This is a predicted structure of a 75-nucleotide RNA (transfer RNA) from Candidatus Methylomirabilis sp. The sequence was found in a public genome assembly. Its mean pLDDT, the model's own confidence on a scale to 100, is 83. Rfam family: tRNA. By type it is a transfer RNA.
RNA sequence: GGACGCGUGGUGUAGCCCGGUUAACACAACUGCCUGUCACGCAGUAGAUCGCCGGUUCAAAUCCGGUCGCGUCCG
Numbered sequence: 001g002g003a004c005g006c007g008u009g010g011u012g013u014a015g016c017c018c019g020g021u022u023a024a025c026a027c028a029a030c031u032g033c034c035u036g037u038c039a040c041g042c043a044g045u046a047g048a049u050c051g052c053c054g055g056u057u058c059a060a061a062u063c064c065g066g067u068c069g070c071g072u073c074c075g
Base pairs, nucleotide, nucleotide: 001074002073003072004071005070006069007068010027011026012025013024020058029045030044031043032042033041051067052066053065054064055063
C1' cells in the first nucleotide's frame, strides 16, 4: 500500500443481508417489597439517537461515499 471483518447503554451481545410503530436481551447500577441483616427471589426505574462526517430517501443502526480505531490476510 491492497482485500476483508468488527465498532450499538457501565459490560457482553441481538437487530443490519431484505430501510418503517417506543433500538431488544442478559449481567451490572439504582429504588421498593421480602429478611433480624446481607444474599437469593419478586416488582420497578434510569441509562446507547448505533465510532465520526456527508449523501440517497417521505423515512437510515440498516443502503452509498469518505474517514478514524481495532483485528485477520496479502504484498